The RNA shown here (transfer RNA) has 72 nucleotides and comes from a Pseudomonadota bacterium. It matches the Rfam family "tRNA". It is annotated as a transfer RNA.
RNA sequence: UCCGGGGUAACUCAAUGGUAGAGUGGCUCCCUGUUAAGGAGUAAGUUGUGGGUUCGAGUCCCACCCCCGGAG
Numbered sequence: 001u002c003c004g005g006g007g008u009a010a011c012u013c014a015a016u017g018g019u020a021g022a023g024u025g026g027c028u029c030c031c032u033g034u035u036a037a038g039g040a041g042u043a044a045g046u047u048g049u050g051g052g053u054u055c056g057a058g059u060c061c062c063a064c065c066c067c068c069g070g071a072g
Base pairs, nucleotide, nucleotide: 001071002070003069004068005067006066007065010024011023012022013021018055026042027041028040029039030038048064049063050062051061052060
């Protein structure tokens, strides 16, 4: 330099162009002599950055940044 994959909640990952979710973790409550385990509830998002297309973009298009793999 070129090709492919990826970047979404604190972490690991989902999400036909049409309300961004789950698990773990956090917080509150129940349970318990206490902790752990278990049960119920709850908060948390500039979807890497900047543009474009569209009535509508995490999703499609362009440029750039970062990570992983491959080619030379």